[in-house]
Context: one part of a larger RNA
RNA sequence: UAUGCUUGUCUCAAAGAUUAAGCCAUGCAUGUCUAAGUACAAGCCUCAGUAAGGUGAAACCGCGAAUGGCUCAUUAAAUCACACCUAAUCUACUGGAAAGUUACAAGUUACUUGGAUAACUGAGGUAAUUCUUGAGCUAAUACAUGCGAAAAAUCUCGACUCACGGAGAGAUGCUUUUAUUAGAUCAAAACCAAACGGCUUCGGCCGUCUCAUUGGUGACUCUGAAUAACUUUGGGCUGAUCGUAUGGCCUUGUGCCGACGACGUUUCCUUCGAAGGUGUGCCCUAUCAACUGUCGACUGUGAUAUAGACGCUCACAGUGGUUUUGACGGGUAACGGGGAAUCAGGGUUCGAUUCCGGAGAGGGAGCCUUAAAAACGGCUACCACAUCCAAGGAAGGCAGCAGGCACGCAAAUUACCCAAUGAACGAAGUUCGAGGUAGUGACGAAAAAUAACGAUACAGGACUCAUCCGAGGCCCUGUAAUUGGAAUGAGUACACUUUAAAACCGUUCCCGAGGAUCUAUUGGAGGGCAAGUCUGGUGCCAGCAGCCGCGGUAAUUCCAGCUCCAAUAGCGUAUAUU
Numbered sequence: 001u002a003u004g005c006u007u008g009u010c011u012c013a014a015a016g017a018u019u020a021a022g023c024c025a026u027g028c029a030u031g032u033c034u035a036a037g038u039a040c041a042a043g044c045c046u047c048a049g050u051a052a053g054g055u056g057a058a059a060c061c062g063c064g065a066a067u068g069g070c071u072c073a074u075u076a077a078a079u080c081a082c083a084c085c086u087a088a089u090c091u092a093c094u095g096g097a098a099a100g101u102u103a104c105a106a107g108u109u110a111c112u113u114g115g116a117u118a119a120c121u122g123a124g125g126u127a128a129u130u131c132u133u134g135a136g137c138u139a140a141u142a143c144a145u146g147c148g149a150a151a152a153a154u155c156u157c158g159a160c161u162c163a164c165g166g167a168g169a170g171a172u173g174c175u176u177u178u179a180u181u182a183g184a185u186c187a188a189a190a191c192c193a194a195a196c197g198g199c200u201u202c203g204g205c206c207g208u209c210u211c212a213u214u215g216g217u218g219a220c221u222c223u224g225a226a227u228a229a230c231u232u233u234g235g236g237c238u239g240a241u242c243g244u245a246u247g248g249c250c251u252u253g254u255g256c257c258g259a260c261g262a263c264g265u266u267u268c269c270u271u272c273g274a275a276g277g278u279g280u281g282c283c284c285u286a287u288c289a290a291c292u293g294u295c296g297a298c299u300g301u302g303a304u305a306u307a308g309a310c311g312c313u314c315a316c317a318g319u320g321g322u323u324u325u326g327a328c329g330g331g332u333a334a335c336g337g338g339g340a341a342u343c344a345g346g347g348u349u350c351g352a353u354u355c356c357g358g359a360g361a362g363g364g365a366g367c368c369u370u371a372a373a374a375a376c377g378g379c380u381a382c383c384a385c386a387u388c389c390a391a392g393g394a395a396g397g398c399a400g401c402a403g404g405c406a407c408g409c410a411a412a413u414u415a416c417c418c419a420a421u422g423a424a425c426g427a428a429g430u431u432c433g434a435g436g437u438a439g440u441g442a443c444g445a446a447a448a449a450u451a452a453c454g455a456u457a458c459a460g461g462a463c464u465c466a467u468c469c470g471a472g473g474c475c476c477u478g479u480a481a482u483u484g485g486a487a488u489g490a491g492u493a494c495a496c497u498u499u500a501a502a503a504c505c506g507u508u509c510c511c512g513a514g515g516a517u518c519u520a521u522u523g524g525a526g527g528g529c530a531a532g533u534c535u536g537g538u539g540c541c542a543g544c545a546g547c548c549g550c551g552g553u554a555a556u557u558c559c560a561g562c563u564c565c566a567a568u569a570g571c572g573u574a575u576a577u578u
Stems, first nucleotide, its partner, number of pairs: 001574005009447001011445002015440001016407001022405003026402003031063002037060002043055003061426001070360003080281007089274002095269005109240001113144002120136002123133003153172005160165001173237002177229005195208005215222001239263001241262004247257003250253001283331003290322003297319007335357003339350004362383002365380003385396001387394002413438001415437003421434001422432004453484003456480006463472003489518001491511001493508001495507002521567005526548002532562001534561004543550002
């Protein structure tokens, strides 16, 4: 694990892994709206009759759908575990920061630009689908287009000028790409030049000063800075968005300034991670000894591709690389680990299964979208299955939850709910077969009823008395279809509680026990091994017996009755394993 017999209570609780990663009818399992993207429903409610009112189906837009759940087919240095690395990389959401520097060409939008389209209306097609066509409207944080905006500084060029100087012109945001530059550091003294101060015989002498160079690491071609250019026409960013309050200033213009949020864009960090890499570690097998290699095997140079490193791929070179310390090949009724069982110590066996990691969605392959998929409750082919059809065509993927068939020794309800734990979303809401709750459920585990106490009768024990027989009760034990009242749940059931609603448990009225029929079983009784030299039947037959053995007419072993023993709401059997 399966199965046989039995089964009163109560609490937990595994459960179509093994065989077929076999096939599936039906239903459901992923959706989502706030004050804050878009409302003109010919929807509803209020309407003072004519508000940009409130609510709001549908639809557009945004986000999610890559999580979760299931399964274990593949897979043997692969996965995985432990310890590290990314100074070789990407990262939606979350959290924290930054974003007046550009623009420019012909004239008038910057208090705000343009053209569509859905829902809707109406006309249709097809046997048929979550199929769609033509016509007519109308929105945006959809799709496009596109202004304005301070002060200063630096660099280059430079008319003119003997020179000092300098009118003027151009460039300079972040991001991208390429190249270049600085990015220093152990003392002291001396020398030269300039500046300053003192002295001066105006020849000079002495003294002072010589002042810059971000941050970080064990380590950078790091970060940051500077210079020259570049910046993709399928255009990188620099807000024509939404809500709530409405305030201040006067030069009273429908002027200027302005708060708190929401959403969004680019860059940096963070977070969640991801992807690669390094070291060590795996079962059986030699009836597997050599393997790999111009069809990349091992290395180098350059390039392509990539988010990035890399023979990942390509071109050109070299000839390497692994191996009895078992390579390579084969097998595995092999997903790995945390773990489980057994066990003095050491070991042995198991691990499909709730946590972590991997892989997969009938088999292979390819791809779109995306921050993330080589996604399957997404798409496209092929193969194998298989559904509807009016025969022209159309649709499919339960190793999600239920459920069905098949397979088998072998496994539950087409139930209820989002109340809890969590998740998605515009989120006080909605949704969620994630998840929870019941049902089935002797997988397994914990607790624990099936009687307790007297009296009487009988038997016995110790004690006291007793010469024996025996006797006694302010002793005890057992037996009895004798007898007595007390107790109590199983059950049943008003009610409360429980719960999303129930149910169970719990609390609790009424009822509920004498052969207390409200009846405990499963195996055994020769030994191992606890317990019969009882009775009847059978007669080497029927049968038992793990093993030894029993049975041929007195069976301690078969079939029964009685009695007894063991475990007990459980016990036996088979198999695997220690």

Small-subunit ribosomal RNA, 5' domain from Deinococcus sp., 578 nucleotides, folded computationally. It matches the Rfam family "Eukaryotic small subunit ribosomal RNA". The family is grouped with related families in Rfam's "SSU clan". On this family, see Yusupov et al., Science 2001: "Crystal structure of the ribosome at 5.5 A resolution". Lineage of the source: Bacteria > Deinococcota > Deinococcales > Deinococcaceae > Deinococcus. The coordinates come from a structure-prediction model, not an experiment, and the mean pLDDT is 80.